[in-house]
A computed fold for a 324-nucleotide part of an RNA from Frigidibacter mobilis, annotated as large-subunit ribosomal RNA, domain IV. Its mean pLDDT, the model's own confidence on a scale to 100, is 86.
Context: one part of a larger RNA
């Protein structure tokens, strides 16, 4: 010096991307337990007290004729630094996200990602749709719309606003336009002719364009100016544009640039955190919105706790190293 352990004054996360690692908690009995809640939970919430050995004493219960035996409890005395004496053996609280149990990048990611029960839309009437195959054939399914395929959302609660102009999908057939093709009036070239060859009007002629519907289809959801008897603001008015101008709810948010926004809480002091405000650069309703008990090797913050640190020290064991 290294590894693994043990201990440490005062402080207690000041360490660090981050409490990584360590410390702390831990068992049984008794007391006592909040908000919330889907009434099951939360809950071992949180927070406390006791625990050893021996003796005495006073009750209870069971058995026994009794002596007594067993069990359970109260009180009094005893010893130790230490009595769940070793080992074993929950730290806790609070926001975010995801309902949950599950699944995943075999060998850097276990998660807020995937799945999920539940919800919606859509296709499919059975030789089903869809898929594989050149085909035969097979799966779907020895199923039959309470079934099967595709796609989106993701328990539950309250809800899910406006826009069909664009793109897509579905439907429509009245009229118009129209490709190839069909058609062939008529005409040109050449030839004596038969013919060969070329041009070609009318007429017929699909989809599309056209007309509707459809957003839990892909998607979208404005600007400027003025106005109230302090000021400020604008319920109100004007105007331009649009298919329609963002409703409810939420909001400096896993989204906020300016920004460490402003106010409040917590701290002696808080770019983080929690509660509000709304000026939403650039939330927003199944690309779901907002809540939500329970759950989580997820993540933020706080309390406890500590050699993580201020700042290092000592000890033990084994190495390295030096000498023999």
């Nucleotide at each position: 010096c290294c590894a693994c352990a043990u201990u440490u004054a005062a402080g207690g996360a000041a360490c660090u991307c981050g409490g990584c690692a360590a410390a702390a908690u831990a068992c049984c009995u008794c007391c006592g337990u909040a908000a919330g809640u889907u009434c099951g939970c939360g809950a071992g919430a949180a927070g406390g007290a006791g625990g050893c050995c021996c003796g005495g004493u006073c009750a209870g219960c069971a058995g026994g004729c009794a002596a007594c035996u067993g069990u359970c409890g109260g009180c009094c005395g005893g010893g130790g630094c230490a009595c769940a004496a070793a080992c074993c053996a929950g730290g806790g609280g609070u926001g975010g996200c995801g309902a949950c149990u599950g699944u995943u990048u075999a060998c850097u990611a276990a998660a807020a990602a995937c799945a999920c029960a539940g919800g919606g839309c859509u296709c499919u009437g059975c030789g089903a749709a869809g898929u594989c195959g050149c085909a035969a054939g097979a799966c779907g399914a020895c199923g039959u719309a309470u079934a099967g395929g595709g796609u989106c959302u993701g328990a539950c609660g309250c809800c899910u606003g406006c826009c069909c102009g664009g793109u897509g999908c579905u439907g429509g057939a009245a009229g118009g336009u129209u490709a190839a093709a069909a058609g062939g009036a008529g005409g040109g070239g050449u030839g004596c002719a038969a013919g060969c060859u070329c041009c070609g009007a009318a007429u017929u002629g699909a989809a599309g364009c056209c007309c509707a519907g459809u957003a839990a289809a892909c998607g979208g959801c404005g600007g400027c100016c003025g106005u109230a008897a302090c000021u400020a603001u604008a319920a109100c008015g004007g105007u331009c544009c649009u298919a329609a101008g963002g409703u409810a709810g939420c909001g400096a948010a896993a989204u906020u640039c300016c920004u460490u926004g402003u106010c409040g809480g917590g701290u002696a002091a808080g770019u983080u955190c929690c509660g509000a405000c709304c000026u939403g650069c650039a939330c927003g309703a199944a690309u779901g919105g907002c809540g939500u008990a329970a759950c989580g090797a997820c993540u933020u913050c706080c309390c406890g706790c500590u050699g993580u640190c201020u700042c290092a020290a000592a000890u033990g064991u084994g190495g390295a190293c030096u000498c023999a």